[in-house]
Context: one part of a larger RNA
Molecule: large-subunit ribosomal RNA, domain I
Organism: Xylanibacillus composti
RNA sequence: AGCGCACGGAGGAUGCCUAGGCGCCAGGAGCCGACGAAGGACGUGGCGAACAACGAAAUGCCUCGGGGAGCCGUAAGCAGGCUACGAUCCGGGGAUGUCCGAAUGGGGGAACCCACGUGCCGUAAUAGGUACGUACACCCUGCUGAACACAUAGGCAGGGCUGAGGCAGACCAGGGGAACUGAAACAUCUAAGUACCCUGAGGAAGAGAAAACAACAGUGAUUCCGUCAGUAGCGGCGAGCGAACGCGGAUUAGCCCAAACCAGUGAGCAUGCUCACCGGGGUUGUGGGACACUCCGCAUGGAGUUACAAAGGGUUAGGCUAGGUGAAGCAGUCUGGAAAGGCUCACCAUAGGGGGUAACAGUCCUGUAGCCGAAAGUCUGACCUCUCCGGAGUGGAUCCCGAGUAGUGCGGGGCACGUGAAACCCCGUAUGAAUCCGGCAGGACCAUCUGCCAAGGCUAAAUACUCCCUGGCGACCGAUAGCGAAGCAGUACCGUGAGGGAAAGGUGAAAAGCACCCCGGGAGGGGAGUGAAAGAGAACCUGAAACCGUGCGCUU
Repeated sequence: AGCGCACGGAGGAUGCCUAGGCGCCAGGAGCCGACGAAGGACGUGGCGAACAACGAAAUGCCUCGGGGAGCCGUAAGCAGGCUACGAUCCGGGGAUGUCCGAAUGGGGGAACCCACGUGCCGUAAUAGGUACGUACACCCUGCUGAACACAUAGGCAGGGCUGAGGCAGACCAGGGGAACUGAAACAUCUAAGUACCCUGAGGAAGAGAAAACAACAGUGAUUCCGUCAGUAGCGGCGAGCGAACGCGGAUUAGCCCAAACCAGUGAGCAUGCUCACCGGGGUUGUGGGACACUCCGCAUGGAGUUACAAAGGGUUAGGCUAGGUGAAGCAGUCUGGAAAGGCUCACCAUAGGGGGUAACAGUCCUGUAGCCGAAAGUCUGACCUCUCCGGAGUGGAUCCCGAGUAGUGCGGGGCACGUGAAACCCCGUAUGAAUCCGGCAGGACCAUCUGCCAAGGCUAAAUACUCCCUGGCGACCGAUAGCGAAGCAGUACCGUGAGGGAAAGGUGAAAAGCACCCCGGGAGGGGAGUGAAAGAGAACCUGAAACCGUGCGCUU
């Protein structure tokens, strides 16, 4: 030195555990903000920092309920207090709420600096203090008021729970909009209207009551699902893209304007017309309405707060935001440190879900099933109150029925459809109709036939999603896993910055966390003691391997 055996050190794998995650289901909720948000800074405790809570009224204040013996957070200790005159704690409502932040009196390098007006306190007077107000835009009202006479622009004041900003890395609509890639290269094409950027909104959004489909038979707003169907088609007819009708379901709901005409108010001037506003009227495609005439009706009737007009109040039921009650072994014995385990004997069960208790507990604790419960706030439903309400027919002379619109040329885009025979929808540009004897569509176009009334608007449900709340579940993870984060983590740390981004769990049933003695400066160790165990001593469960030793044996 090597190998082997034994015993150690070091290390932290493995096993077991779970305080934390992950996924899903059901219900709820789906917004907050100038009444100052989200997010922060700085403070507040008798005692240093941090987290949590709170805001100069600062570990809290008021009030209404619950609850019933301890309490002054994590967090021990010292000191001092509170509490049956009901504290701490839990829930509803309210008050206070520094400074920054849309930040809004002005400024500013966020949490700072400097003001003005009015009132009050204060001073002999300045000073000082304090409360409120003072941004901008828009709307309404009033007062003023140029060029320029009236007027208008502009200015000033008052009023406005009007706006702004945040976010849930989701869902939705709109405006913009790639490339890698595929085509075995690549340019049309694809990826894809995807990713990404911007704007806006809601609890959903969008769409939506036929100028629709269909096909000689019919359907009757929209949305979503299944099917039709990888069909018909589109396509350097390559790669690929890819419907609709119809059928079966989910859910169902329909309405309001503009115009003609009438009444009123006002304005203009060409003085009998035009325009504006407001009210009535009217809303349709077997064309409708105006207009004229006729009939019925005005309530023991109908409708209503999510559209169709709109705001409350009350009663009641149920839910939510605290809770309460809640059966049955203080059983015996054995092992053990400990009984919930074994054996023996009982009991409850609308409760044998779960968790805890010194090992595995229906009957020990907490609970569970069942039953009960709200002063206050809030949600949903019903009822009452309340609120609102004319409807048809006939006639056909006249009038109305959404205009720079429809359509057309050119250039594009969307439609499964790449310009194609290319309809349909949308945009740019240039043109540019008709008003019911009218117009659009039915995939060029024409005729016939059929369907339907554009150029105004609103509309619940069925559908999408989950930052969040409550409950439940898991052939999900178990500390190199599971969220990046089980521990004070978006922390430490890195970066000028955008941004990147960790590691780190386990004594024991209970601290009973080793009084006292000895060695030592201490660290540490040896006794003693606690404990079932200390070879569980906080560098603490188990304690693998690499690696480092000691002893012995063998070999060289």